Context: one part of a larger RNA
RNA sequence: CCAUUGGGACGAUAAGACCCCGUAGAGCUUUACUAUAGCUUGUAGCUGUUAUAUUGCUGUGUUUGCACAGUGUAUAGGGGAGGCUUCGAAGCAUUGUUUCCGGAUGAUGUGGAGCCGACGAUGUAACACCCUACAGACAUAUUGAUAUGACUUACCUGAAAGGGAACACCUAUAGGCGGAUAGUUUGAGUGGGGCGCUACCCUCCUGAAAAGGUAUCAGGAGGAACCUAAGGUCAGCUCAGCCUGGUUGGAAACCAGGUGUAGAGUUUAAGAGCAAAAGCUGGCUUGACUGAGAUCUGCAAAGCAAAGGUUUCAGACGCGAAAGCGAGGUCUAGAGAACCCCUAUGUCCCUCUUACUGAGGGCUAGGAUUGAUAGAAAAGCUACCUCGGGGAUAAUUGAGUGGUGCCGUGUUAGAGUACAUAUCGACCACGGCGCUUGCGACUUCGAUGUCGGCUCUGCUUAUCCUGGCUGUGCACAAGCAGCCAAGGGUGCGGGAGUUCACCGAUUAAAAAGCACCGUGAGCUGGGUUGAGAACGCUGUGAAGCAGUUUGUUUUAUAUCUAAUGGAAG
Numbered sequence: 001c002c003a004u005u006g007g008g009a010c011g012a013u014a015a016g017a018c019c020c021c022g023u024a025g026a027g028c029u030u031u032a033c034u035a036u037a038g039c040u041u042g043u044a045g046c047u048g049u050u051a052u053a054u055u056g057c058u059g060u061g062u063u064u065g066c067a068c069a070g071u072g073u074a075u076a077g078g079g080g081a082g083g084c085u086u087c088g089a090a091g092c093a094u095u096g097u098u099u100c101c102g103g104a105u106g107a108u109g110u111g112g113a114g115c116c117g118a119c120g121a122u123g124u125a126a127c128a129c130c131c132u133a134c135a136g137a138c139a140u141a142u143u144g145a146u147a148u149g150a151c152u153u154a155c156c157u158g159a160a161a162g163g164g165a166a167c168a169c170c171u172a173u174a175g176g177c178g179g180a181u182a183g184u185u186u187g188a189g190u191g192g193g194g195c196g197c198u199a200c201c202c203u204c205c206u207g208a209a210a211a212g213g214u215a216u217c218a219g220g221a222g223g224a225a226c227c228u229a230a231g232g233u234c235a236g237c238u239c240a241g242c243c244u245g246g247u248u249g250g251a252a253a254c255c256a257g258g259u260g261u262a263g264a265g266u267u268u269a270a271g272a273g274c275a276a277a278a279g280c281u282g283g284c285u286u287g288a289c290u291g292a293g294a295u296c297u298g299c300a301a302a303g304c305a306a307a308g309g310u311u312u313c314a315g316a317c318g319c320g321a322a323a324g325c326g327a328g329g330u331c332u333a334g335a336g337a338a339c340c341c342c343u344a345u346g347u348c349c350c351u352c353u354u355a356c357u358g359a360g361g362g363c364u365a366g367g368a369u370u371g372a373u374a375g376a377a378a379a380g381c382u383a384c385c386u387c388g389g390g391g392a393u394a395a396u397u398g399a400g401u402g403g404u405g406c407c408g409u410g411u412u413a414g415a416g417u418a419c420a421u422a423u424c425g426a427c428c429a430c431g432g433c434g435c436u437u438g439c440g441a442c443u444u445c446g447a448u449g450u451c452g453g454c455u456c457u458g459c460u461u462a463u464c465c466u467g468g469c470u471g472u473g474c475a476c477a478a479g480c481a482g483c484c485a486a487g488g489g490u491g492c493g494g495g496a497g498u499u500c501a502c503c504g505a506u507u508a509a510a511a512a513g514c515a516c517c518g519u520g521a522g523c524u525g526g527g528u529u530g531a532g533a534a535c536g537c538u539g540u541g542a543a544g545c546a547g548u549u550u551g552u553u554u555u556a557u558a559u560c561u562a563a564u565g566g567a568a569g
Stems, first nucleotide, its partner, number of pairs: 001566005007561003012555001019390004024386002026382004032184005038177008048151009058141008072127001075133005082116003091110008155164003187200001188198002196217001201223006224373001225267001226329002231285007239263001241259006265274002268334001270332003289315009317326003341367004346363001348362005398442001400439002403437001405433006414424002451526001452524003456518001457515005464489003467484006492504003532550004536545003
């Protein structure tokens, strides 16, 4: 230099499709949230006439109005001494209405002259007749309502005739339904994420390294209350346990004496505290009150709200003889912003309004709740997916480690008839390897292609065979165990994607491993792990499943290096 091969250049290609993150996006779902179309129902308008039934208000007429007593069916008040009657009184007959069953009151016929009241009696009230009023019933009229019909001129339809018809359509308004449509939300922490949990607010102890402060999904425990006494004050008392004694009475009930520094009790966890008390009992009480200031914690040493504590002043009080104590509980937990809403108070303030008054707003105080607890109003799926990022973070390799795994050593209980060491060997102790599986998350997410097979090469030895030896519970043969040894060999089949494992017939033997779990710019593509589809199961659903099944994309003419063969010098 030519030809070839494809080991390496964590080779080229594509700001990783997996995974996580972003208060990024999109598509889809639904009993997520909030709206909207649409549908539906009521009311009003467009919208007129009329009948029947029922019913409301008002007017007119008729009629009814019973405690007992009283002739007897007394609505209330007033006037009143007379009123009705040949225009037909009482009585009688027929018949209607009503009834408290006593009667009351109409119509017709007959009848032919009286009947009622006053007086008296009864009684709260006295009657004929007239006026006013109340309550019920009936009739009628106006005006409404409801229901059911009828009509025709609005309106609709039709070329017209006609049909429908005050309904419908349309408009307005209010309620309901409403993934049909739309806009959005669907938290964080986290030894990757998800599932789990809350270490998301508060308190105590340890961690915390003797000031203060101090982290982890560190360890041990609690709180989101309870109490009108379990608060305040004054006074008195002393607890738990043990010993002795005492009827029923016992280990233990109640009584007496002694001893008794707290071994009890304290509303509630833990720690701290407390004995003439902070515990127990009793008396009186409401300081668990109103207003104002300072200061501490919250929040170490910058800032920060609610809330909580300490202390002072003023007022009004409680207890105590008084000194004093007391603005809750012995101390440290028991807590909650703005907007909207509700309530209360002040003979309060402002606007409008009224005869009185009423409506709205404000100041002040209180309440209602946000536990993701300095407080958005809020469910899911995506393998149809997209974007921006991350080796800040997972799945593969590597590196680290070496619990687990494999291999070995020490020691010698024991088994081996006897005898630890022919052979096997517990407990305990100590190593080696880096092949299994983990761990952490160091490298790589502007890409180091992932299981198995095929092909081809090198290496290790902890040796399966072959070779040389030793021991034997080695007669020989065959074994068992060990030492040296890596020169060579270690094969063929069955089903399964399989590695592994199981099985078969052979064999001297069918050893174990490493080389980016050697080897996809060498092949394959059966598996895993896309889109389509199906089954089972799960889910309301979109969809999901280390469940199953089917499913055509495996890129490239080699620059350097490396290797192989050849040639020239």
RNAcentral holds the full RNA, with entries from SILVA. A computed fold for a 569-nucleotide part of an RNA from a hydrothermal vent metagenome, annotated as large-subunit ribosomal RNA, domain V.